Context: one part of a larger RNA
RNA sequence: UGACGGGGGCCCGCACAAGCGGUGGAGCAUGUGGCUUAAUUCGAUGCAACGCGAAGAACCUUACCUGGACUUGACAUGUAAUUGAUCUCCCGAGAGAUCGGGAUUCCUUCACGGGCAUUUACACAGGUGCUGCAUGGCUGUCGUCAGCUCGUGUCGUGAGAUGUUGGGUUAAGUCCCGCAACGAGCGCAACCCUUAUCCUCUGUUGCUACCGGGUAAUGCUGGGCACUCUGAGGAAACUGCCCCGGUUAACGGGGAGGAAGGUGGGGAUGACGUCAAGUCCUCAUGGCCCUUAUGUCCAGGGCUGCACACGUGCUACAAUGGGCAGUACAAAGGGGUGCAAAUGGGUGACCAUAAGCAAAUCCCAAAAAGCUGCUCUCAGUUCGGAUUGUAGUCUGCAACUCGACUACAUGAAGCCGGAAUCGCUAGUAAUGGCGUAUCAGCAUGACGUCGUGAAUACGUUCCCGGGCCUUGUACA
Numbered sequence: 001u002g003a004c005g006g007g008g009g010c011c012c013g014c015a016c017a018a019g020c021g022g023u024g025g026a027g028c029a030u031g032u033g034g035c036u037u038a039a040u041u042c043g044a045u046g047c048a049a050c051g052c053g054a055a056g057a058a059c060c061u062u063a064c065c066u067g068g069a070c071u072u073g074a075c076a077u078g079u080a081a082u083u084g085a086u087c088u089c090c091c092g093a094g095a096g097a098u099c100g101g102g103a104u105u106c107c108u109u110c111a112c113g114g115g116c117a118u119u120u121a122c123a124c125a126g127g128u129g130c131u132g133c134a135u136g137g138c139u140g141u142c143g144u145c146a147g148c149u150c151g152u153g154u155c156g157u158g159a160g161a162u163g164u165u166g167g168g169u170u171a172a173g174u175c176c177c178g179c180a181a182c183g184a185g186c187g188c189a190a191c192c193c194u195u196a197u198c199c200u201c202u203g204u205u206g207c208u209a210c211c212g213g214g215u216a217a218u219g220c221u222g223g224g225c226a227c228u229c230u231g232a233g234g235a236a237a238c239u240g241c242c243c244c245g246g247u248u249a250a251c252g253g254g255g256a257g258g259a260a261g262g263u264g265g266g267g268a269u270g271a272c273g274u275c276a277a278g279u280c281c282u283c284a285u286g287g288c289c290c291u292u293a294u295g296u297c298c299a300g301g302g303c304u305g306c307a308c309a310c311g312u313g314c315u316a317c318a319a320u321g322g323g324c325a326g327u328a329c330a331a332a333g334g335g336g337u338g339c340a341a342a343u344g345g346g347u348g349a350c351c352a353u354a355a356g357c358a359a360a361u362c363c364c365a366a367a368a369a370g371c372u373g374c375u376c377u378c379a380g381u382u383c384g385g386a387u388u389g390u391a392g393u394c395u396g397c398a399a400c401u402c403g404a405c406u407a408c409a410u411g412a413a414g415c416c417g418g419a420a421u422c423g424c425u426a427g428u429a430a431u432g433g434c435g436u437a438u439c440a441g442c443a444u445g446a447c448g449u450c451g452u453g454a455a456u457a458c459g460u461u462c463c464c465g466g467g468c469c470u471u472g473u474a475c476a
Stems, first nucleotide, its partner, number of pairs: 001476002003473003007470007015460002019424005026315008034306002042053002064301007073124001077123005083117002088103006106115003126290002129288003135284002137279003140275001142273001147186006153162003166177003192267004197235005203229001206225002210223004238261001241255005317417001321376007333364003338357002343352003383414001388409007430452007
């Protein structure tokens, strides 16, 4: 100087407390461990692995296993020789890869030659093989915590100290005051995006107050751009104003005006560093290893196995509910190998046909919870839907291993969950639907979007994590 303490002081955080809803019990989905297996590919392992890499494992993917094949190779460049093709089509063998046979068949130059391709030989290719403890890059975490340093000066023999400590204050090393310090840098804040209010411009594909036309009805249509909205530009918030407190300061408390008030809400943004943290299987790369195989091609299988254990979720156990009928209100997205209205068929998944739309125009598209009415009356039930049987639909060469969905039948556990444990402070929790990426098909996951919309916070003694000062130390 640090680190540590079941030392002290001050302070903060959904850290506790106060509340609301869960997990832990059930069934299922999904990941992991374990076991099994020819293989169940590999990685991730306290917080910070476990709906993680994987924004989609039937084949492919695929790295694993079994079997069948190839050896200048599935892919790149070059040298020498060789042939004239390559591609495409047909037949046969085969699980296919591949092999055999047949048809077809080059361009340019006067020529040498060149381009392109086959075969042979050689340099070499190739490796998701090992080492993340050889590395780059990227990422997690402490933590959006308020810290981490430097120049000059001063002090100290020196390691170092000072500044950065102290008194206040702040979300903040934020600011004020003081001070052997004076300044500065990386962080904080602001600048960026979005949201909340208004103004100007814009006026179609959007809108419709007013005028005209038309309809069973609808901005349907001609005007119109006021309003809503689209998306550009601007305004607005700064403790600016008033009162009180405070050291005349920083700042704090209250108030006015205002759409918004003291960082308005949300996002992006992550200092010096820590964990030899993670990744050699995104990529790049040193070293090592394989080279008729640890490379490459193919078929089938596996990654989906199941006495069990754990994590994360979904659905429930019902009446603030289930069923049936009627009826209202979104936002954000996507659409050409696409989205598909309407019409017809089917109980349905869906099928047939097909208008419109590269979309503020058309379509996906029904928002759902909600509201109104009827019914069920506390029961393992008209709760709950697992499991299983049968019959189907769709995608796709192909749904046996191993897809999703539909109809009928079946109707399991489960009556609110032990010890323990998690999230959340406001348009939040809880609850309801909708969309997108991946994608032929497959979503209870992920990422977005809007609807309805709470309770509680006395307080900082305690638990956990963190910041500053100080103290002790047989630690570095």